[in-house]
Context: one part of a larger RNA
RNA sequence: CUGGGCGUAAAGGGCACGCAGGCGGUUAGUUAAGUCUGAUGUUAAAGCGUGGGGCUCAACCCCAUACGGGCGUUGGAUACUGGCUAACUAGACUCUUGGAGAGGUAAGUAGAAUUACCAGUGUAGCGGUGGAAUGCGUAGAUACUGGUAGGAAUACCAAUAGCGAAGGCAGCUUACUAGACAAUGAGUGACGCUGAGGUGCGAAAGUGUGGGGAGCGAACCGGAUUAGAUACCCGGGUAGUCCACACCCUAAACGAUGCAUACUUGGUGUUGGUGCGCAGGCAUCAGCGCCGGAGCAAACGCGUUAAGUAUGCCGCCUGGGAAGUACGGCCGCAAGGUUGAAACUC
Numbered sequence: 001c002u003g004g005g006c007g008u009a010a011a012g013g014g015c016a017c018g019c020a021g022g023c024g025g026u027u028a029g030u031u032a033a034g035u036c037u038g039a040u041g042u043u044a045a046a047g048c049g050u051g052g053g054g055c056u057c058a059a060c061c062c063c064a065u066a067c068g069g070g071c072g073u074u075g076g077a078u079a080c081u082g083g084c085u086a087a088c089u090a091g092a093c094u095c096u097u098g099g100a101g102a103g104g105u106a107a108g109u110a111g112a113a114u115u116a117c118c119a120g121u122g123u124a125g126c127g128g129u130g131g132a133a134u135g136c137g138u139a140g141a142u143a144c145u146g147g148u149a150g151g152a153a154u155a156c157c158a159a160u161a162g163c164g165a166a167g168g169c170a171g172c173u174u175a176c177u178a179g180a181c182a183a184u185g186a187g188u189g190a191c192g193c194u195g196a197g198g199u200g201c202g203a204a205a206g207u208g209u210g211g212g213g214a215g216c217g218a219a220c221c222g223g224a225u226u227a228g229a230u231a232c233c234c235g236g237g238u239a240g241u242c243c244a245c246a247c248c249c250u251a252a253a254c255g256a257u258g259c260a261u262a263c264u265u266g267g268u269g270u271u272g273g274u275g276c277g278c279a280g281g282c283a284u285c286a287g288c289g290c291c292g293g294a295g296c297a298a299a300c301g302c303g304u305u306a307a308g309u310a311u312g313c314c315g316c317c318u319g320g321g322a323a324g325u326a327c328g329g330c331c332g333c334a335a336g337g338u339u340g341a342a343a344c345u346c
Stems, first nucleotide, its partner, number of pairs: 003318004007300002012314001014201004021194003025088007033081002035077009049065006091191001092188004096183003103177007110154001115149007125136002162169002206247006215241002220236004258313006266291011295302002319346003328339004
C1' cells in the first nucleotide's frame, strides 16, 4: 500500500458531545484547480521492446527505432468533483398547540416491616437444621399488647409496559430542569452526516476526609458436615452497603450486533399521539414485542427495530500459547487502569 472480514469462529470503541479531517440536497451562471484532450520540452548513456547487422551459432557486441509513464510549458473541452455568485425547499433547525413518561437535581413528607430500648401480660423454653449443635432464655427470653428511637428500602399498582446516549431510573408532594413524540401552519435556507485527537458522563467493588449504621454482610470467630472442609448448612460479626465532597474508570458496560441516511412482500400484539367514522372499526406518525416472505447466512438464525440492498465516516481483526504479561510512556493516594511487545513453543 492492499484484500477479506467484525451477532455466536479473531474482530464494534462502555456511552455521548465535538475541533481538525473525510463525505455532502435541488437549479442556473461563472471559473477551469481536479478531470479529459492536442502540441511541445525534458526524463544522460547503457538496459528492456521491435527491426537489422557483426563474432561459424549463442551468450556477447554494434546500428536504427518505438510504445508507455512522470514532470514542466502551452492551446483547447466543461459532463462530473472543487472554488465563486445568485436562487430553491424535499435534508437540518426554530416558532405555535398538545398530551405521555421509574429522564435528571434538590427539598420535604408517608405507611408497612426488621432491629434496639422502655412499660405491661405471661412462663419455660426459643431459635436453628437433612438431623443437630454453637447461640439466646428464670438476671424472665420466645409469644402477645402499648410506646419511644434510628437507619435502610419503597409490597400491591407492575406489564412481555414506560423513560434515558449509555451506565441506569420506581412510595408520595413541591421547586428547578433535559430530551423525545404528535398535529397544524409559519419561518430560516444545506445551517448537514461522521468524527482521529480532545472533553464530559460512566454499574458494582475499591480509595481519601467527615458523618451515619436498622437490616444484610467479604474478612474473621464459633457450631456442624467431612477422610480433610481454610467451603456449601447454622449462630455471631468488622469493613462495606447509606449520606456529603473528592478520586477510581473497570464489567458477559450484551442486542456479545458502531453512527447516519435511503430503499425493499406481509401477519399479529402492545405504548403514546392524530384524523375519519362516532358501535365495533379504518387510516396515519413515533416507539416496544412476537411470527414470518424475498434476500442473506457455515449453520444457528436475521428478516422495514436486518445479520437484506446501497452510500458516507469512525473503531477494530489477521493462527493457538507465552499475554492483556514484560519494558517504557501517560494517568492514579493506593488498588490499579491505559497503551502494549518479543524470545521461546505448538